[in-house]
RNA sequence: GCUAUGAAUGGGCAAACCCAUUGAAAAGUGGGGACGCAAAGCCACGGGCCUAAUGUACACGUUACGAUGGCAGCCGGGUUGCCAAC
Numbered sequence: 001g002c003u004a005u006g007a008a009u010g011g012g013c014a015a016a017c018c019c020a021u022u023g024a025a026a027a028g029u030g031g032g033g034a035c036g037c038a039a040a041g042c043c044a045c046g047g048g049c050c051u052a053a054u055g056u057a058c059a060c061g062u063u064a065c066g067a068u069g070g071c072a073g074c075c076g077g078g079u080u081g082c083c084a085a086c
Base pairs, nucleotide, nucleotide: 005084006083012037013036017032018031019030020029021028022027035073041079042078043077045076046075047074048071049070050069055065056064057063058061
């Protein structure tokens, strides 16, 4: 120095919920707040999940289909990275 691993040190992120705001919604952003997380840093490539606007269908409706919308804190994968005992 690298790989594996994660006891310790210094720290890091921030679920639910509340307020504001964007959005058709899912959800996102900011502030508060901590359930947890060794990548809960980043990336929508694969699987999965959420929503269903424009649209299509019809039984014309609180209906069905449907991502081009979203979830990285669902999993896999890619990539970057702090500290260091065994």
About this RNA: c-di-GMP-I riboswitch aptamer from Brevibacillus brevis, 86 nucleotides, folded computationally. RNAcentral holds the sequence, with entries from Rfam and Ribocentre. The source organism's lineage runs through Bacteria, Bacilli, Caryophanales, Paenibacillaceae and Brevibacillus. The coordinates come from a structure-prediction model, not an experiment, and the mean pLDDT is 89. Rfam family: c-di-GMP-I riboswitch aptamer. Rfam links the family to the GO term cyclic-di-GMP binding.